[in-house]
Notes: This is a predicted structure of a 114-nucleotide RNA (FMN riboswitch aptamer (RFN element)) from Polaribacter butkevichii. Its Rfam family is "FMN riboswitch aptamer (RFN element)". Its family is annotated with FMN binding in the Gene Ontology. Its mean pLDDT, the model's own confidence on a scale to 100, is 85. Lineage of the source: Bacteria > Flavobacteriia > Flavobacteriales > Flavobacteriaceae > Polaribacter.

RNA sequence: UUCUUCAGGGCAGAGUGUAAUUCUCUACCGGCGGUAAAAGUCCGCGACUCCCUUAAAAAGGACUGAUUUGGUGAAACUCCAAAACCGACAGUUAAAGUCUGGAUGAGAGAAGAA
Numbered sequence: 001u002u003c004u005u006c007a008g009g010g011c012a013g014a015g016u017g018u019a020a021u022u023c024u025c026u027a028c029c030g031g032c033g034g035u036a037a038a039a040g041u042c043c044g045c046g047a048c049u050c051c052c053u054u055a056a057a058a059a060g061g062a063c064u065g066a067u068u069u070g071g072u073g074a075a076a077c078u079c080c081a082a083a084a085c086c087g088a089c090a091g092u093u094a095a096a097g098u099c100u101g102g103a104u105g106a107g108a109g110a111a112g113a114a
Stems, first nucleotide, its partner, number of pairs: 001114006013025003027098002029087002031045004040085002049062003067083005089101003
């Protein structure tokens, strides 16, 4: 450098209502790389959305959520204990992190082959 494969999880139970996995109580989930030590919340990246460009793309740009206290230790916003918090767009008989859809997509990146 080229090619191949892989690469996201989650509303159980109850209430109200004509109608809700969307509201309320409660439950559940956590992409990739980094780090003195294991991270949804640190640092960075991807994804979504928007702009620009284009025949269509790529490239480029913008945007990009949320944590504290105590303990152990040489070292932890990463472990242990406790208490918190966060979650694109479109759709829907009623407002969605969890349903349906773009998506049999894209992709940080991981593994392998030449």